[in-house]
């Protein structure tokens, strides 16, 4: 610190995503030790059991134990002198002792400690103050006291009710329980009054008089502990206030004790805290009311920090204790383990009645993704009691469970290459796991055994614990997994699957070669963890204070004016709010950070330091604020002026459109692309007079005026706002902005009255069309106008708030001024264009800013859903305005680039179109494909670029199909091992293939061997025309023989790119010139290559014959001049001249010349395009088949045949048919030994017999047809034209049935020039004749070559069609065979409405009132004082009242769930209909609105230009 993801690239906005930390986690999945922490986030659910607050006998009385005395008793023992005596056990009474126990009674405590967030949006709670408005047990300090009486109760004893829980009544008795008197330093209260303080309400001190007002004792008795008044302190609390403190305005109004006031009560104390009574008050846009949500902090986690987000653990505060209300008691509580009602659950009951409250510690149930032991101790630090011992203490010290979390430590070191075995790769050669194992020599943290053993406590006194530690000992033994490996992100390879199974945080992976789904090796990361999941910051400058934007990406309000709020010119001087500096006080500890120190380290601890804020204080005084006094430049005001569609009102014009009225006049007028509806003989239309009416104001006019904006257009009066110029005067800061508020605000639209020429939504008609609710035409009502009202939106746009101020220029224009003769010039308002700097993503903006800078508004935060749905305001109503959310996507968008495209534009090209010749498409046949059939009709070709195509030639063979019948190491190759033949001929079965027999029998040799051949046999392996041409090579086709496609340097541009290559010309042509931020260079293009067309030389056989002989024949001798053959050169290059042109380039024209502007033709085919064609030429990679999808034979089949196409061929006929003819001319070019095959004979003939010649410039195929020259045919289905059938043959071949060409004779279909469409050609071409060859045994109308005859036309580039350049638009980019709208059906999914229903909540309103405070009270009861013994003082119960919780009954109000049925919304693969947008998207498009319409939409009014 960034990175992924929008495009074909690319900048830019923008969202979504990923890397980081972290946690009270959780789930997988593994787990070896240890310290330290730390564990119900959920149901403030309900709890079984046990513990969690007592204690004090030194306050009482009383009982009970032990002990000791003393005493009585009678037994038992023992000793007797039998009279008795002894000491010692037992009982019973009495004292006295124990610091011995407790049930009660009394005194402190129990209000602390621990737990939990349910309420709470509040002085809760943080953080500063106040209390002159208060209280405080225990504790300290001071002063002063504790005199003198009384009367009770529980304990206990009996007695009664109850199941219990208890409750009662009778008696007895004690205190540090309780009462009364006294005394009173002093307190309090009243009243006089001294002094001092304070902003005040008051306060503090003093004096005096009066009223009231204490006390407890206990104790080893000189202790100590209590008690009582007062003052102060300490600590702890309570009240008040300033500040701060979530979320919604789709919660704007709230409030009757509400605000204040007197005055009483209350209260620890102020206070409407309560009540009487008066007054109408308070709160609120700086957010009252209200609804939602939630304990607040210190902190904690993040982050550079501002911030955000969080309140587990530790600390401080509140608030609760099943739910709701209540007070007692006390210092202190309305009290967690009291108490009283009510109310839910729960337990126990004898049914009458009572008992409970773990949000204390374990612990159980449920809930839940998820959170521990019913542990051990009061050692230890702390709290309650108590003079103390001591007791109590699930606070607390500590141990147990859990990888819950942090830190540590370990699972072994070292040496070791035959690089072991395996395991995976593999190009088969080796790589790699790997010094990793294995061996060899070590160690001993943890570990185990044994020993010893702490600190923590001055003395007794250690749960922890026989634990830390420490010593000896023993063995590498006990100890590694978990995640990832496509990019972001380190880390690659092989199987398996085959858009299946899977994955995935984002982008995306998987349709047979997956570094992405599973596994496997291997490799990366981290490590007792390692993934995941959730949740918070963080990257996110993605709410922007620090630090963003709004012209076009989302965002300027339609415009103005304007309360309040926010900023505000100069200059003095005061002030001191704000600002700044110093002091102090707070700022709890904890934590963080900083320096030290203790645990072996560390994590933990320990101890010191370290401060924004807030409050008072004490300066400064520049800015700001505030008050006070000037000034004149913002800002207005006066005067003179000139401009102008500013605005309202009245009021006249002209032109024209329509309509009426008469006139002329006659047959059509109208309208369109073409029509037609419509109007006209009942007289339009045209034309000419006259009249009616409404509505608009030509020309001027102009990026010209005015105006806030909307918007204003003939003229003429009124009335009237604004701006602007001069040149002085006043005022003196009055001034910018503006939430809310007011007001104006196009069209269409609504209401009520007029008024309606034209135009014209809706509507009818006609068209057009597949269909046309439209575009085009005729008509046409609302409306358009006009008064008054509503309504409030536009793309209400410069898509650009408003003010101000600063910041190069130029060059138009409007109004003014100066200035000049007139000009130039200067100057101030306006309004346009070019352009620096400067900003911008770019595009563009640029004194009229989108540039620098302040000041206020208003707005935005991904696309959709949606400006929609609730809700509430305004509207007469359409509807306006405010304005979510659930789901749902990975984008959506701006501006530019490069390309396609376009029913955009320029410019050019081509048998593209004209302009012509001549076909195709009718007609039979020939070929080829589709469809059909078939056991099989093998396969591929599919618009041009498949269809007489692969195939240059299927009777068998081919042959790949098809039945059948055979083989399996194979029909074919390499290797191995045995055998000897193999081959051939013959018979016999058989459809054959084949099996069986027969006959006949190998070469070389270095003589084991060795070859070639055939036969067995075993496996490696052969085969496959099976699949993929979407794995591929190669080969081809087509764009297009078009002119193009590129690159290196430089330059431009943030980049994608451009630029060069564009322009001006010119070419066939990116040819070539010229100019250019280019300058060069490549692959195309020209040429070089082959023929052709002239000449020259050379060479003359198989070729030729001029001259000389000869013949029947160049037959021969001869010759090589011709011709021709086939080598070599020349030749043609815009070279010359003329003209055009830019002085080029070229381009006309002409000369010459066999040939002229690339002379004709071939060959040659840039970068690329179509996943183009081919796996059946041929090679190949994966996959498949292996007694078969291989191989072998016979038959069949590719030749079928309603029928549909394509390509031909032959006609339809007189430019012709036939038929003769001198057997009448005249080619070129191939071809030939398994061949061509002459002459000669024989057959009508196809052909056959003989058989010469010639491997061919010699011989043969081989007569060229058309032509020509005569004869008939006379226009017919023909003497035309051959098909079809019948019948005879020939020939080729083992074989012509399915299925061959061919000859003869007979036979004589259709067709009379071919709709719609459509092909082929620009000169020796089309047309038209024949000739050869290749495949080939045999087979061509086809294909491929050659020669003969020999045309017409081209005006031209509007149009169809392909193409090239530039430009332009664009929502394509798989690229127009693009993209994409909306209805309708189908499925899922979230929402919204609804008759309703269901429970909830917080209020109000009656109505009932428990508990208890209070307050009142006849009559009834009471121990304390008094008293005359009767009653008083005083009190209690009981009634009564007031409030008051749950309840209850009612209407509403909120907010939710559910709900037939219904709206739109969204997603979903290839559904149905149109095709609205994007290109001039085929009617530009889109905005508001108004109506029609299946549905996008269409129209009409106004507006933008995107």
């Nucleotide at each position: 610190a960034g990175a992924g993801u929008u495009u074909g690239a690319u900048c830019c906005u923008g969202g979504c995503u990923c890397a980081g930390g972290a946690c009270g986690a959780a789930c997988g999945c593994u787990g070896g030790c240890g310290g330290c922490g730390u564990g119900c986030c959920u149901a403030a659910u309900a709890c079984a059991u046990g513990c969690a607050a007592g204690u004090c006998g030194a306050g009482c009385g009383a009982a009970g134990c032990a002990c000791u005395g003393g005493u009585u008793c009678u037994g038992c023992u023992c000793c007797u002198u039998c009279g008795g005596g002894a000491a010692a056990c037992g009982a019973g009474c009495c004292a006295a002792u124990g610091a011995c126990u407790u049930a009660g009674c009394g005194g402190c405590g129990a209000a602390c400690g621990g737990g939990u967030g349910a309420g709470u949006a509040a002085c809760g709670c943080g953080u500063g103050g106040g209390u002159a408005a208060c209280c405080u047990g225990c504790c300290c300090u001071u002063c002063a006291g504790a005199c003198a009486g009384g009367g009770a109760u529980a304990a206990c004893a009996g007695g009664a009710c109850g199941a219990a829980a208890g409750u009662u009544c009778u008696g007895c008795u004690a205190a540090u329980a309780c009462c009364u008197g006294a005394u009173g330093u002093c307190c309090u209260u009243a009243c006089a009054u001294u002094g001092g303080c304070g902003c005040a309400u008051g306060c503090c001190u003093g004096u005096g008089u009066a009223a009231g007002g204490a006390a407890a004792g206990u104790g080893u008795u000189u202790a100590g502990c209590g008690c009582u008044g007062a003052a102060g302190g300490a600590u702890g609390g309570a009240c008040c206030c300033g500040c701060g403190u979530c979320c919604c305005a789709u919660u704007a109004g709230c409030u009757a004790g509400u605000u204040g006031g007197u005055g009483a009560g209350g209260u620890a104390a102020c206070g409407g805290c309560u009540c009487a009574c008066c007054a109408a008050g308070g709160c609120g846009a700086c957010g009252a009311u209200g609804g939602g949500u939630a304990g607040c902090c210190g902190g904690c986690c993040u982050g550079a920090g501002a911030g955000g987000g969080u309140g587990a653990c530790c600390g401080g505060c509140c608030a609760c204790a099943c739910u709701g209300g209540g007070a007692c008691u006390g210092a202190g509580a309305c009290a967690c383990g009291g108490c009283c009602c009510a109310g839910a659950c729960u337990c126990c009951u004898a049914c009458g009645g009572g008992a409970g409250g773990c949000a204390g510690c374990a612990g159980u149930a449920g809930g839940g993704a998820a959170u521990c032991u019913u542990g051990c101790g009061c050692a230890a630090u702390g709290g309650g009691g108590g003079g103390a011992a001591c007791c109590c203490u699930g606070a607390c010290g500590c141990a147990g469970c859990g990888a819950c979390g942090c830190c540590g430590c370990g699972u072994g070191a070292g040496c070791g290459a035959u690089g072991a075995a395996g395991g995976c790769c593999u190009u088969c050669g080796g790589g790699u796991c790997g010094u990793a194992a294995a061996g060899c020599u070590c160690u001993g943290u943890c570990c185990u055994a044994u020993g010893g053993g702490a600190a923590g406590a001055a003395a007794c006194g250690g749960a922890c614990g026989g634990u830390a530690c420490c010593a000896u000992a023993g063995g590498a033994g006990g100890a590694a997994g978990c995640c990832c490996c496509g990019g972001c992100u380190a880390a690659c390879u092989a199987c398996g699957u085959g858009c299946c199974a899977g994955c995935a945080g984002c982008c995306g992976c998987g349709g047979u070669a997956a570094u992405a789904c599973g596994u496997a090796g291997g490799g990366g990361g981290c490590g007792a963890a390692c993934g995941u999941u959730g949740u918070c910051c963080g990257g996110a400058a993605u709410u922007a204070u620090u630090g963003g934007g709004c012209g076009u990406a989302a965002a300027g309000g339609g415009u103005a004016c304007g309360c309040a709020g926010g900023c505000g010119g100069c200059c003095a001087a005061a002030u001191a709010a704000g600002u700044c500096a110093g002091a102090u006080g707070u700022g709890a500890a904890a934590u963080c950070c900083c320096a030290a120190g203790g645990c072996u380290u560390a994590a933990c601890c320990u101890u010191g330091g370290u401060a924004a804020g807030c409050a008072u204080u004490u300066g400064a005084a520049a800015c700001u604020g505030u008050a006070u006094g000037g000034c004149u430049u913002g800002a207005g005001u006066u005067a003179a002026g000139g401009a102008g569609a500013g605005g309202a009102a009245a009021g006249u014009g002209g032109a024209a459109u329509u309509c009426c009225u008469g006139g002329u006049g006659u047959a059509g007028c109208g309208g369109u692309g073409a029509a037609a509806u419509g109007c006209g003989u009942a007289g339009a239309u045209a034309u000419c007079a006259g009249g009616a009416g409404g509505a608009a104001u030509a020309c001027c006019a102009g990026u010209g005026g005015c105006g806030a904006a909307g918007g204003c257009g003939a003229c003429u009066u009124u009335c009237u706002g604004g701006a602007c110029u001069u040149a002085a005067a006043c005022u003196g800061a009055c001034g910018c902005u503006g939430a809310g508020g007011u007001a104006c605000g196009a069209a269409a639209g609504c209401g009520u009255g007029g008024g309606g020429a034209g135009c014209a939504a809706a509507c009818a008609g006609g068209a057009u069309u597949a269909g046309a609710u439209a575009c085009c035409c005729u008509g046409g009502u609302a409306g358009u106008c006009c008064a008054c009202g509503c309504u409030g939106u536009a793309a209400a746009c410069g898509a650009u708030g408003a003010g101000u101020g600063c910041u190069a220029g130029g060059u138009g224009u409007c109004g003014g001024g100066g200035g000049u003769c007139a000009a130039a010039c200067c100057u101030c308002g306006g309004u346009g264009c070019c352009g620096c700097c400067g900003u911008u993503a770019a595009c563009a903006c640029a004194u009229u800013a989108a540039g620098c800078a302040c000041u206020c508004c208003g707005c935005c935060u991904g696309g959709g859903g949606a400006g929609u749905a609730c809700g509430u305001u305004c509207g007469c109503a359409a509807g306006a305005a405010u304005g979510a959310a659930a789901c749902u996507c990975a984008a959506a968008g701006g501006a530019a680039u490069u390309g396609a495209c376009g029913g955009g534009g320029a410019c050019c090209c081509g048998c593209a179109c004209a302009a012509g010749c001549g076909g195709u498409g009718g007609a039979g046949c020939a070929u080829g494909u589709g469809g059909u059939u078939u056991a099989a009709u093998u396969c591929g070709a599919a618009g041009c670029a498949a269809c007489g195509c692969g195939a240059a030639g299927a009777a068998c063979c081919u042959u790949a199909c098809c039945a059948a019948a055979u083989c399996u190491u194979g029909a074919c190759a390499u290797c191995c091992u045995c055998u000897g033949a193999c081959c051939g001929c013959c018979a016999u079965a058989g459809a054959g293939a084949u099996a069986u027999g027969g006959c006949u029998u190998c070469c070389c040799u270095u003589u084991u061997a060795g070859g070639g051949c055939a036969g067995a046999g075993a496996g490696a392996c052969a085969g496959g025309u099976g699949g993929u041409g979407c794995a591929u090579g190669g080969u081809u086709g087509u764009c297009g023989u078009c002119a193009g496609c590129u690159c290196g340097u430089g330059u431009c541009g943030u980049g994608a790119g451009a630029u060069g290559u564009u322009g001006g010309g010119u070419u066939a042509a990116g040819u070539c010139c010229c100019g250019c931020a280019a300058c060069g260079a490549g692959c195309g293009c020209a040429a070089c290559c082959c023929u052709u067309a002239a000449a020259u030389u050379u060479a003359g056989u198989u070729g030729c014959c001029a001259u000389c002989a000869u013949u029947u024949a160049g037959u021969u001798g001869g010759g090589c001049a011709c011709u021709c053959u086939a080598g070599a050169u020349u030749g043609a290059c815009u070279g010359c001249c003329g003209g055009u042109g830019a002085c080029a380039a070229a381009c006309c024209g002409g000369a010459g010349g066999a040939c002229g502007g690339u002379g004709g033709g071939g060959a040659u085919g840039a970068c690329g395009u179509c996943a183009a064609a081919u796996c059946a030429u041929c090679a190949u990679g994966c996959c498949c088949c292996u007694u078969a999808u291989g191989a072998u034979u016979u038959g069949g089949g590719c030749u079928a045949c309603a029928c549909a196409c394509g390509u031909g061929c032959u006609a339809c006929a007189a430019u012709g048919g036939a038929c003769a003819g001198g057997u009448u001319a005249c080619a070129a070019a191939g071809g030939g030994c398994a061949g061509c095959g002459a002459c000669g004979c024989c057959g009508c003939g196809a052909g056959g017999c003989c058989a010469a010649g010639c491997g061919a410039a010699u011989c043969c195929c081989a007569u060229a047809a058309a032509a020509c020259u005569g004869u008939u045919c006379u226009c017919a289905g023909u003497u035309c034209g051959g098909a079809u059938u019948g019948g005879a043959g020939u020939c080729u071949g083992c074989a012509a049935c399915u299925c061959g060409a061919c000859u003869c004779c007979a036979u004589g279909a259709a067709g009379c020039u071919g709709g719609a469409a459509u092909c082929g050609c620009u000169a020796g071409u089309a047309a038209u004749c024949g000739u050869a060859g290749a495949u080939c045994a045999g087979c061509a109308u086809g294909c491929u070559a050659c020669g003969g005859u020999g045309a017409a036309u081209a005006c031209g580039u509007u149009c169809c069609c392909g193409g090239g350049u530039c430009u332009u638009g664009u929502a394509c980019a798989c690229a127009c065979c693009g993209c994409c709208c909306g209805u309708c059906a189908c499925a899922c999914c979230a929402c919204g409405a609804a008759a309703g229903u269901c429970g909830a909540u917080a209020a109000c309103a009656c109505c009932u009132g428990a508990a208890g405070c209070c307050g009142g009270u006849g009559g009834g009861c009471c121990a304390a004082c008094c008293u005359u013994u009767u009653g008083g003082a005083g009190g209690c119960a009981g009634c009564c009242g007031u409030c008051g919780a749950a309840g209850g009954u009612g209407g509403g109000a909120u907010g939710g769930a559910u709900g037939a049925u219904u709206g739109g919304g969204g997603u979903g693969a290839a559904g149905u209909c149109g095709u609205a947008a994007c290109a001039a998207g085929g009617u530009a498009g889109c905005c508001g609105u108004a109506u029609c319409g299946g549905a996008a939409g269409g129209u009409g009014c106004g507006g933008c230009u995107g």
Record summary: Small-subunit ribosomal RNA from Candidatus Darwinibacter acetoxidans, 1506 nucleotides, folded computationally. The RNAcentral record of the sequence draws on SILVA. The prediction has a mean pLDDT of 85.